Context: one part of a larger RNA
This record gives sequence, C1' cells and structure tokens, in this order.
RNA sequence: UGACGGGGGCCCGCACAAGCAGCGGAGCAUGUUGUUUAAUUCGACGCUACGCGAAGAACCUUACCAGGGCUUGACAUCCCUUGACGUUGCCGGAAACGGCAAUUCCCUUCGGGGCAAGGAGACAGGUGGUGCAUGGUUGUCGUCAGCUCGUGUCGUGAGAUGUUAGGUUAAGUCCUGCAACGAGCGCAACCCUUAUGUUCAGUUACUAACGCGUAAGGGCGAGGACUCUGGACAGACUGCCGAGGACAACUCGGAGGAAGGUGGGGACGAGGUCAAAUCAUCAUGCCCCUUAUGUUCUGGGCUACAAACGUGCUACAAUGGCCGCAACAAAGAGAAGCGAAGGCGCGAGUCGGAGCGGAUCUCAAAAAGGCGGUCCCAGUUCGGAUCGUGGGCUGCAACCCGCCCACGUGAAGUCGGAGUUGCUAGUAAUCGCGGAUCAGCAUGCCGCGGUGAAUACGUUCCCGGGCC
Repeated sequence: UGACGGGGGCCCGCACAAGCAGCGGAGCAUGUUGUUUAAUUCGACGCUACGCGAAGAACCUUACCAGGGCUUGACAUCCCUUGACGUUGCCGGAAACGGCAAUUCCCUUCGGGGCAAGGAGACAGGUGGUGCAUGGUUGUCGUCAGCUCGUGUCGUGAGAUGUUAGGUUAAGUCCUGCAACGAGCGCAACCCUUAUGUUCAGUUACUAACGCGUAAGGGCGAGGACUCUGGACAGACUGCCGAGGACAACUCGGAGGAAGGUGGGGACGAGGUCAAAUCAUCAUGCCCCUUAUGUUCUGGGCUACAAACGUGCUACAAUGGCCGCAACAAAGAGAAGCGAAGGCGCGAGUCGGAGCGGAUCUCAAAAAGGCGGUCCCAGUUCGGAUCGUGGGCUGCAACCCGCCCACGUGAAGUCGGAGUUGCUAGUAAUCGCGGAUCAGCAUGCCGCGGUGAAUACGUUCCCGGGCC
C1' cells in the first nucleotide's frame, strides 16, 4: 500500500423478509459423469461446465472405429511433356477406383492462356501437441461505481494528499467545506425502440359522408375524415406552486399533462481479477507426422446402458377432461419457395394448381377465453409412458438411427424428504403464434402477442458488493 477478520460504522442488490409459481418424488426429452465398446471423436467442470460449442450426428456433416484404396497427393505456386476435360455404354468392385469401347476442345494480340493427364522435385496437408509461448474473441466480479494522471504540497522513503469530511444521489451524481488546483477513462447524456400529439404523404392499408351493387363483404366509383403505415417536428426540463433543507445540492407533496422526477425496454461493460475459456471458428511461435498423425471410399460409431447429477416437457385432474357452436392478436417467413379455392382420405396426407419476390397472395387454424352439453371424484371419460398392427412424408437410403397419422394397448403418477430456484408489473403465472438452423427431424434457442395476479412491515439474520 493492499487483502483478510466469527472488528466497528454507513449504504445497496429478489440478498433476506412478505408473497406467487416451481425444482427435488413419477414418466419422458436433453446434456453430463460413470460404465461398456473396435469406436462410443473432441472441448467446456463451484458461482462463471452440464437443452454449453451443436441455430438442428440416418449418408454427408465427422474430427472416432473396422476394412478397401492413393502417395507431389482432395487443395496452392513453380518446371517439363502431352492433348482434351468430360459424357455415354459394358465388365470387376461395397464404393472409392480400375479396365474396355464409342464420341471429343475453348479463347487468342498467334507469343500464349484456360482446362486436364503423365513425370521430377521444391513443397502441399495435419480438427496432431502446447490457451502455462501468443494475437483475436469471450465469460466473470458488474452496469458494481469505481480506476487513474499532471502540477503543487507533505513525508528520509515506500507513499499520502486530491478521491477524505458534512449533506445528497441510481451514480467519484451534485452541493458545501478543505493544501490542494485541474484533467482523463468510467456514470449520465447523445443512439434504437415504446408511450401522446401536430404536420406531410395516401397504396397493396383505411371507410365517415355521397353514389352503385350484393346472399354477404370497402366489393366498386369515390374520399383524405378515422385507423394504420413512415418521414419531419413538438413534448418532460424538478420547468411551475408549496413545505423541508444550510439562502445549497437535493428530498417530500401538489398542479397541469399521454407520460414526472433516469417515464418503460434495449444497445452500450472503466482500470483490473481469475497463468479463467478457446491452438477444434480464425490467425500464429515452437515441437511432432510426411507411402502417414495426410487424403479418399464403404460400413459402423458419436443414438450403447446396472446407475448418479443438471436443465426441461407432460402430468397427478372438476379453476378440470371430452364434445359441439361461434369470437379477438402481434411479430415474422416465402421462388429449387409459400402454396389458396375445390376434390379424395377418419387422419397424417394426397390430387390440384389460383395468387404472390408479397401492407395486395400464401403459410394462417391463433389458443387460453365465451356459450351449450356431458362426466361425478374413481387410478377415473384423469394421466399418457410402453408395446402391437396398418399407413403417410422427406430423402439415393429411415435396420442400426427420423418425424407424423389411425386403431388397439394403457405403465408410473393422488402434489413430492432434506434441501433448493425464479420473479417487484403489463412483471410472475398461464395461453397460443412465428423465426433461425433445416431435404427431413425441437419439449431446446431467439422473438411475438392474448389473459393477467399476490406481496414488499422492514434491514436483525444468510449471500454478494461499495465507502470510511
């Protein structure tokens, strides 16, 4: 000077408390450990690994294993020789590949170039090692309020001061004081979005008035009012009033206002910490392999299964299940795409092909909710695992190992021990919808809206953090 303390003081945070819903018990999904295996590729490991890299492992991916091949190589540059490369057919083969047959160049400034085969070597190649050699990127403390510098002053010096103190704030935010005076990185603001209004614009959106028309419908003429869309602007600044305060900063109350004291949300993450993570995104030093640790193909594996853990989904029912009728969104996506109407099928789906590169068309049905009926508290008309049979779709191919449908089957489960998680408002809870990845394959992830609570006395205690 820091760090630490079962030292003290002050102060924050869903940290506790007050509440609501969970997890921990069940079944399944998924990740991990372990075990197994020819291989079950690799990485991530308290918080900060474990629905994580992976926004999608049947082949491919793929890095792993078994086997079959290649050796200047699947890929790059340079040199020499040659002329096609390729396509089609047949044969062998699991394919890669090999053999046979047929067919056969392009551009050109005429030097050559493109492409390919053969040859020689320089070299290629490596998801091989080291994240404790590194760059870059990232997590975390933490959106916590801190971290520093110049000059001056003090101290022999390390250093201190400033940055402490009294108030105040979400904030080293601001005020006052002070051997300090200033400044920088952070805070805040500037950015995006949302909440209100004005104005401009008016199609593909809208429809008040007028007219036309229909079984109905902004369907048509038309309109520029309304909704909406998207450009510009206004608006909120403790600006106004009162009280408190030190006449300060500021705090409390009030008015007006769509909004009030940072309005809500996002982006934004100081100096540093953890030899934190990543050599498997990429880049890269050194080391290692070079007829193999490179490369190619077929098949298998990453999907195994006594068990343990994490994260989720579905339930255990009546605030419910089932059936019928009829409502109301937002945000997105779409051309090798979205695919309507109509027909067929119980259904998955299929036939069909209108329209749409889309405020026009399509995905598209929103669901919970409402109304009516039924069940009558049961392992049930709860629950849906598991299994059987028959089908559908994608794809060269669903055996290992996809998703979906119908019929049958109908397991555990009657609210979960110790313990533990999230959340303070349009939040939790609950309900559905979309997107990325993607041929196909979400209970994951990222978004969107619908319905919509309870509680917060307070800071003694637990955890983390800040200042003295």